Predicted 3D model of a 364-nucleotide RNA (Bacterial RNase P class A) from uncultured Fodinibius sp. The prediction has a mean pLDDT of 77.
RNA sequence: UGGGAUGAUCGGGCAAUCGCCUCCCGAUACGUCGGGAAGAGGAAAGUCCGAACACCAGCGAGCACCGUACUUCCUAACAGGAAGAUCCCGAACUUUCGGGAUAGCAAGUGCCACAGAAAACAAACUACCUUCGAGCAAUCGGGGGCAAAGGUGAAAAGGUGAGGUAAGAGCUCACCGCUCCGGUGGUAACAUUCGGAGGCAGGGCAAACUCUUACGGGGUGCAAGCUCAUGCAGGCUGUGCGUCGCUCGUCGCCAUACAGCCGGGUAGAGUGCUCGAGCCUCAAAGUGAUUUGGGGACCAGAUAAAUGAUUGCCAUCCCGAUACAGUCGGGAUACAGAAUUCGGCUUACAGAUCAUCCCGCGAA
Numbered sequence: 001u002g003g004g005a006u007g008a009u010c011g012g013g014c015a016a017u018c019g020c021c022u023c024c025c026g027a028u029a030c031g032u033c034g035g036g037a038a039g040a041g042g043a044a045a046g047u048c049c050g051a052a053c054a055c056c057a058g059c060g061a062g063c064a065c066c067g068u069a070c071u072u073c074c075u076a077a078c079a080g081g082a083a084g085a086u087c088c089c090g091a092a093c094u095u096u097c098g099g100g101a102u103a104g105c106a107a108g109u110g111c112c113a114c115a116g117a118a119a120a121c122a123a124a125c126u127a128c129c130u131u132c133g134a135g136c137a138a139u140c141g142g143g144g145g146c147a148a149a150g151g152u153g154a155a156a157a158g159g160u161g162a163g164g165u166a167a168g169a170g171c172u173c174a175c176c177g178c179u180c181c182g183g184u185g186g187u188a189a190c191a192u193u194c195g196g197a198g199g200c201a202g203g204g205c206a207a208a209c210u211c212u213u214a215c216g217g218g219g220u221g222c223a224a225g226c227u228c229a230u231g232c233a234g235g236c237u238g239u240g241c242g243u244c245g246c247u248c249g250u251c252g253c254c255a256u257a258c259a260g261c262c263g264g265g266u267a268g269a270g271u272g273c274u275c276g277a278g279c280c281u282c283a284a285a286g287u288g289a290u291u292u293g294g295g296g297a298c299c300a301g302a303u304a305a306a307u308g309a310u311u312g313c314c315a316u317c318c319c320g321a322u323a324c325a326g327u328c329g330g331g332a333u334a335c336a337g338a339a340u341u342c343g344g345c346u347u348a349c350a351g352a353u354c355a356u357c358c359c360g361c362g363a364a
Stems, first nucleotide, its partner, number of pairs: 001360010012314007020039001022037006041335001045346002048344005053221004065217005070084005085102007103212002108209002110205003125150002128145007158176006177200001178198005183192003225271004234262006279296007315333008
């Protein structure tokens, strides 16, 4: 100096003019007007997890169903995060870094395409050994043994060497590996260069099951819910007038007018609503996630939905011209837009800065 990886932070600045939502102050002819304060994000997004809060249901236990799944820790909680464990892959090259996977197949049931003799109570195509028969012989056929060699496959029943055998084989032995038990270290997953036992059982698949084990799990979402309530319709009480039944009158019944009261509740209004497991900063504890303590500020609450637009200058980048440390002209500056509130995850993102690491080039 150029490029890359990871992590963190930011994600245009200033000024003028015209506007918008909310709040405060003042004026008002109640229509508004003037002044002031404040006004989107790191993801406000996807709505994928987890909660707060609210209402409904229930107030015990079991089964079923759904979810989670190495260990310990963090947290209000989580399928999130931190630190570790084991195995695999890659880079470096001997001890580190990066990525991925994760309960149990040694309880049961089931599956393992094609190929192959055989895909799991092992088995036998070629080959090897042996025996019987045929044949002059090469060789062929039947029975038995073996599982070392070849071959198939993603995967074939420990590996190497020696002994052994008719030929072979953990059949036996040595070493390596494996399993189990104990000890030791670690909170634990687990480790073990410790001790002992065992010829070796137990191939893989739980992202196979209406499998097992452990733990967890009511439903609906602020359009939750709560308060007030014009109008329309309704109910109750009182008063007045009229009508019906009756020969007439009273009582009663029905309809209606007026007055008062009442419950539910539509439009609408208010509330929930933004002071919060929150933010900024300092210190301490801890490997870390995180926790504790001190100090500080108050920081959008709209409802068809405000948070904007224009112009000028500057900043960064690109293109062109030129008289080239410069000047002039043109263009670009992302993803995106709060709606009850938090904690996470995932996805999108022009460009800039910082830290660590890696690679290339140049100079000393």
Description
It was read from a public genome assembly, where an Rfam model found it. Lineage of the source: Bacteria > Pseudomonadati > Balneolales > Balneolaceae > Fodinibius. The model forms 90% of the base pairs in the Rfam consensus.